[in-house]
Context: one part of a larger RNA
Parts: sequence; C1' cells; structure tokens
RNA sequence: GGAUGAACGCUAGCGGCAGGCUUAAUACAUGCAAGUUGAACGGCAGCGGGUUGUAGCAAUACAAUGCCGGCGAGUGGCGCACGGGUGCGUAACACGUAUGCAACCUACCCUAUACUGGGGCAUAACCUUUAGAAAUGAGGGCUAAUACUCCAUGUAAUUAUGAGAAGGCAUCUUUUUAUAAUUAAAGAUUUAUCGGUAUAGGAUGGGCAUGCGUCCCAUUAGUUAGUUGGUAAGGUAACGGCUUACCAAGACAAUGAUGGGUAGGGGUCCUGAGAGGGUUCACCCCCACACUGGUACUGAGACACGGACCAGACUCCUACGGGAGGCAGCAGUAAGGAAUAUUGGGCAAUGGCCGCGAGGCUGACCCAGCCAUGCCGCGUGCAGGAAGACGGCCUUAUGGGUUGUAAACUGCUUUUAUACGGGAAUAAUAGAGUGUACGCGUACAUUUAUGCAAGUAUCGUAUGAAUAAGCAUCGGCUAACUCCGUGCCAGCAGCCGCGGUAAUACGGAGGAUGCGAGCGUUAUCC
Repeated sequence: GGAUGAACGCUAGCGGCAGGCUUAAUACAUGCAAGUUGAACGGCAGCGGGUUGUAGCAAUACAAUGCCGGCGAGUGGCGCACGGGUGCGUAACACGUAUGCAACCUACCCUAUACUGGGGCAUAACCUUUAGAAAUGAGGGCUAAUACUCCAUGUAAUUAUGAGAAGGCAUCUUUUUAUAAUUAAAGAUUUAUCGGUAUAGGAUGGGCAUGCGUCCCAUUAGUUAGUUGGUAAGGUAACGGCUUACCAAGACAAUGAUGGGUAGGGGUCCUGAGAGGGUUCACCCCCACACUGGUACUGAGACACGGACCAGACUCCUACGGGAGGCAGCAGUAAGGAAUAUUGGGCAAUGGCCGCGAGGCUGACCCAGCCAUGCCGCGUGCAGGAAGACGGCCUUAUGGGUUGUAAACUGCUUUUAUACGGGAAUAAUAGAGUGUACGCGUACAUUUAUGCAAGUAUCGUAUGAAUAAGCAUCGGCUAACUCCGUGCCAGCAGCCGCGGUAAUACGGAGGAUGCGAGCGUUAUCC
C1' cells in the first nucleotide's frame, strides 16, 4: 500500500447492487416450513341444493332421504431420499482429476414389442361393548377398492441341459437354436382419454474399484491375528476378509508405517511483476451430520432433519399407574460475545410435489423491513462581487499580515427536497371461451381473466439556495506552523523519541494538510 462476513470512537443527506451469529453442533416459548388425489375406494361428519312428509293462506320452520354439488375422518396411490440448514466428525478413494466395471442398480420420463382372461379371503371407516386422567387401546358385528391373494395364458425374461458361430481383456463376452421348469396384470370415466403388466433399448441419477494430488510433529520408529493371501460357503444390486470355517505366514514402514495434533474438500477469493504465500464468508459442485449413541423397517432410492424402535442426558404433563418432546428449516427468545436483522407480504414470476384438469401445497423462491457492513453513483450550489468590511488570530503595533472572493450584496440554476398530478415493464408460446383446419387432439386465429412488490420505479408542473459536512493529522519517517497554558507534572507515542520555564512532539486557540458521507483506531492476511 492492498484486503475483510469485521468491531470500536466521532460524524451522517439520498439512491442502486450485494452482505449480515466468525462465539455456545448451547437450551428453546409461539406460529408457520409436505402434501396431494372424489377421474382408485367404501362412504356422508359438516356446508349448499333437490325431492318427500308435517305445520301453515303464504313466507317459512322442523324432520327424513347420498339423489346432486362437494367433502371432515378413513382405506389405496404418488411424494415425503428433493428442496432448505449446519460444518460436529472426517487426514479418508472424503475431495479434485483421469480411467475402468467381462462385477452393478435406476421410481417417474422417452422409444419399441407383446399382453390386460377368470376367481377368492379379509380389513379400516361405520355400528356396538369396554379399559385408561391422558397418550392410546382391547373385544364383537357389517363392508369396498388400482389394497391383499389364487388360477390361466407366456411376446418375453430367469434357471438347467445340449448343439453351432463370431470376438476379446485371465476369469470370459456377444449371438443363433432345441428341450424342460418357473414368473404377469387393474381398473376409472364426461367414451375424448388416463392408467396396469412383461421384456428390450435410451435418458437421468447413483454404487464400486484404481493411478496421481491432498496440513503439522521423528522431542511419535516400529505397527498389524480377520491381520496378509488362498480354498469353500454365506451375504450384497454388485466385486471384495464384507462375514464365517479351514489352510499358509504373511502385510505395512525412513520414498515416514503406526501414533499424536489440527482441519470438511474443491471451483474460487485476497495479495504479489511473477514465483509464491494466505483463504474457503457469500454463490456453485461433492461429502458428513440432524439432542447423544445404536438398530433396522418401508421403499426404485434412506439405515431417513420436521418417520419407527432401543438405551442415555435434559425439558414438560400426570389422577403417580403412565405419557410427550427434539429450530444445525423461516422468523423469534434466553445465554455466550467486541459483534450480526422482521415472531413481515405473496405464491404474481421461476422452480418443486400431487392431480386428466381446474387447482391445492410450497418460510424453496420472489419481494418488502432493519444495519454506512462493503462496493458504486449523486448531492450539500454556480457566476459576479475589495469598503480587501466586522470579528478572530499573529505581529517589529497610529501600521502590517492572515482568515479571504470567504461573507454581505447582485444575477442564475433546481439535481435533491417539499407539494400536486399522470403512472410502468416484469404476463405468456401457459389457463379459460369461441372459430377454422385436419391426421380428432393438435395447429392457427381471435376474445377474455390473472401483479405480492406498488400508486413503487419513473415522468410532468410549482416553490425556493431553499433540506444536507465531517473526521484525522501538522518533530522526522509523512503532506501540513504559530501563539497561549503546563513545567520529567499532566500527558503523547507505530519506530526514533517529546515534557525538568521561551515545547512546531503534552492541552487549548488560530491557521494549514489529507480524505470526504465518511474519517480514524484495533484485529487478521499478503
């Protein structure tokens, strides 16, 4: 000099863009953050309508009825493994990069081929009895499905046995064919469609293995028994000591094993002419974790943040028998700390999940609020004006210098400010309606509805210099000097050093210098 997720002191007009618990992975009140589907199903608690009945002249009231629109709770499907948070652990194939899988999986999506035929047993909801303070149950009865299950068929796949061909990278791979065995399915409907099953291929996402790279300590020198390898079996989507039995005695290490300490890794970012050094906050990719430890279940996918079980610590409820909970999601609270924001608005846009769709949900996201925390931009006026005014300060003092064209005064402008008025883009190739064309669900044309931010940005008119400057320094390094006070005192200080009676170094004043809505100090890196 540059830089910062900064803090502190003094000061402060505005806007745009970004950033905002670096400490206690400490504990958490409250609300929200993952639902959706009635075009899978039985139903009907509530709402609206219809029908019937009763009362009434009528309005209307009451009752019954799933008949309709719909729909609480329930069964089923899909999602909840994404998105969002944090950096505890991890020195490791965790990450980065480059390869391999003749050792693997992949829901939804796309392409292709084939199929979608019959039957059965239940169970929730509901009704009822009953236990408990509650959480939550227990018994009996009825019922449905795209829930569960049996049979058939078998394009095809798998397994076993046999025959042939081609290729390669050790095991082998690809392909043709014969026989046998085993294995599927689900319907809904507005009749337009949406689904279901099997197989093959693709796409996407993952799993595994390997080469190289990857912090400090040798005041850590030896480490290791499932340890290293083999055979067999089990297990896995898959290879493998992954696990088990048996056999052998190996394996790693001064090119640093083992142990200890520290730490998420990378793209990046800062600095530097570069080499290098430092860094991992924001954004993106990967990993790990979800009160602490362990375990599996479901599922295409988890050993699962807002799922389950067990153990533990803590908090809460209790009728003392027993129960409930997990903000390292968004806000917010307490604590810690030098220090870090609102218990805001909206699904309008972008995206996600569900749904044929309309639509629903979405603290992802888009916005708004707070903070000079940073970067960038704008303003606080411009021109003229010498009686060089008054005042201040200095002085060699009837004088002079300086503040200083500075002010007053005259003219001009109106960014900004204030008032009034107009007023966005972001919204369409998506949705809904109508029409035309045909290949009958697509294309085209046309109409229409939808905006949180927001009456915001922005534009126009009016008024009037009107609303807007500080901070640090002035001995040398280092740009900028005098007076007064103090008297080794009070104090200053980054280094050298100032101060003991003429201090340009302390305190004040005048003046000056630097930067400027900031300026200094502290901390850290180059």
Predicted 3D model of a 526-nucleotide part of an RNA (small-subunit ribosomal RNA, 5' domain) from an uncultured bacterium. Rfam family: Bacterial small subunit ribosomal RNA. Its family is annotated with ribosome and structural constituent of ribosome in the Gene Ontology. Its mean pLDDT, the model's own confidence on a scale to 100, is 85.